[in-house]
RNA sequence: GCGGAAAUAGUAUAGUGGCAGUAUGCGAGCUUCCCAAGCUUGUGGUCCGGGUCCGAUUCCCGGUUUCCGCA
Numbered sequence: 001g002c003g004g005a006a007a008u009a010g011u012a013u014a015g016u017g018g019c020a021g022u023a024u025g026c027g028a029g030c031u032u033c034c035c036a037a038g039c040u041u042g043u044g045g046u047c048c049g050g051g052u053c054c055g056a057u058u059c060c061c062g063g064u065u066u067c068c069g070c071a
Stems, first nucleotide, its partner, number of pairs: 001070007010024004018054001025043006047063005
C1' cells in the first nucleotide's frame, strides 16, 4: 500500500427497519447468628459524521480504532 472482519451497559455477548435483550458487575431489600450461596428489585449501552426512509442500532457513504490475510 491492497483486501476482509469487527465496534451494543463497567465487562462479555445476542439481536432486529418500529420500546435494545441476557449474563456478570454495581446499589437496595429478603433470607442467615455471621459470611458465602440463593431470591426480588433498581441501575446503566447501539464508535463518530452524513445520506436514504414516516421511522436507522440495523441499509448506504465517509472517518476513527482494533483484529486477520496479502504485498